[in-house]
Predicted 3D model of a 360-nucleotide RNA (Bacterial RNase P class A).
RNA sequence: GCAGUCCGACGGUUUGUCGCUCAACGAAGCAGUCGUUGGGAGGAAAGUCCGGGCAACACAGAGCUCCAUACUUCCUAACAGGGAGCUGCUCGCGAGGGCAGAGUAACGUAACAGAAAAUAACCGCCGCCGUAUAUGCGGUAAGGGUGAAAAGGCGAGGUAAAAGCUCACCGGGUAUUACAGAGAUAUAAUAUGCCGUACGUCUUAUGGGUUGCAAGGUCAUGUAUACCGGCGAAUAAGGGUUGCUCGCCCGAUGCCGGGGGGUAGACCGCUCGAGCCUGACGGCAACGACAGGCCAAGAUAAAUGACAGACGCCUGCAUCAUUGCAGGAACAGAACCCGGCUUACAGGCGGACUGCUUUC
Numbered sequence: 001g002c003a004g005u006c007c008g009a010c011g012g013u014u015u016g017u018c019g020c021u022c023a024a025c026g027a028a029g030c031a032g033u034c035g036u037u038g039g040g041a042g043g044a045a046a047g048u049c050c051g052g053g054c055a056a057c058a059c060a061g062a063g064c065u066c067c068a069u070a071c072u073u074c075c076u077a078a079c080a081g082g083g084a085g086c087u088g089c090u091c092g093c094g095a096g097g098g099c100a101g102a103g104u105a106a107c108g109u110a111a112c113a114g115a116a117a118a119u120a121a122c123c124g125c126c127g128c129c130g131u132a133u134a135u136g137c138g139g140u141a142a143g144g145g146u147g148a149a150a151a152g153g154c155g156a157g158g159u160a161a162a163a164g165c166u167c168a169c170c171g172g173g174u175a176u177u178a179c180a181g182a183g184a185u186a187u188a189a190u191a192u193g194c195c196g197u198a199c200g201u202c203u204u205a206u207g208g209g210u211u212g213c214a215a216g217g218u219c220a221u222g223u224a225u226a227c228c229g230g231c232g233a234a235u236a237a238g239g240g241u242u243g244c245u246c247g248c249c250c251g252a253u254g255c256c257g258g259g260g261g262g263u264a265g266a267c268c269g270c271u272c273g274a275g276c277c278u279g280a281c282g283g284c285a286a287c288g289a290c291a292g293g294c295c296a297a298g299a300u301a302a303a304u305g306a307c308a309g310a311c312g313c314c315u316g317c318a319u320c321a322u323u324g325c326a327g328g329a330a331c332a333g334a335a336c337c338c339g340g341c342u343u344a345c346a347g348g349c350g351g352a353c354u355g356c357u358u359u360c
Base pairs, nucleotide, nucleotide: 001356002355003354004353005352006351007350008349010347012311013310014309015308016307017306018305020040021039022038023037024036025035026034027033042331046342047341049340050339051338052337053336054212055211056210057209066208067207068206069205070204071085072084073083074082075081086101087100088099089098090097091096102203103202106201107200108199109198110197122144123143124140125139126138127137128136152170153169155167156166157165171195172194173192174191175190176189177188178187180185216268217267218266219265225260227258228257229256230255231254238250239249240248241247275294276293277292278291279290281288282287313328314327315326316325317324318323
């Protein structure tokens, strides 16, 4: 210098004019209006996937079902998140990246091909019967063929032929012991012939009440009005009591007053919180604790904008260069709050490291 890996942090600045929203103050007070001053989107505000706070409702106790999680350990309010590690497989020359990870007692499935997908006999090999080929019966997993996968590998013994059937060596598993470690685990020794793979059911352990700020609460105009009282009117319609008649009781519309629920609307919840910034400390780190400082949107059809200029950035063209001209502006938009995860993103910045190359 080029190419790359992994982390971290950023994501235009500024001036003028005109607007929007919130707060404080002033115009004597409330609302409104006006004025002044100050605050006013993000790293993801997004998806709403996981965890919590908060709220309402539910809930004797126990079990089953259902859902989620599942190597170790630490962090945390909590988590299915994060840090640091372990084991196996895998991609990369490398820095590094990706995937999987409780248990296996029992059970299920394994397309096509193939005799057979796990109590394997198609060809082959061996034995029996037989004069003999073929057929038949039996043994055999060494060899062939099929397949994603074929009964650990290899040699010797053994045998009619074979086979962990037996033995040596190698690979794997399990158990015990020693050693290292906090642990997963690793190394070594010994014992055991225990030896196909994948997925699932299942088992075990831990956790899980439901609904979400449109939760939930307060005030309450107008209209209508449950219910109550009064006025007024008639003894009417209707209703109740009853098998029927009588009797008794209630009683419409209207006006006035009270009154509860409650629509519009207003207010609370609402933003001071597991909060932010700086410094230094502990820890490999996630993170924790200490000191000092700070207060920083709260809208409701939904404000956070528009126009113009300057600087910076990017792209293209011209130019030896200085520079000039033209064009461009990523993803996106709070709605109760917080911690994560995931997804989108123009452009540039910082750190650690890797490979190649060049020079000293």

Rfam family: Bacterial RNase P class A. Gene Ontology terms of the family: tRNA processing, dimeric ribonuclease P complex and ribonuclease P activity.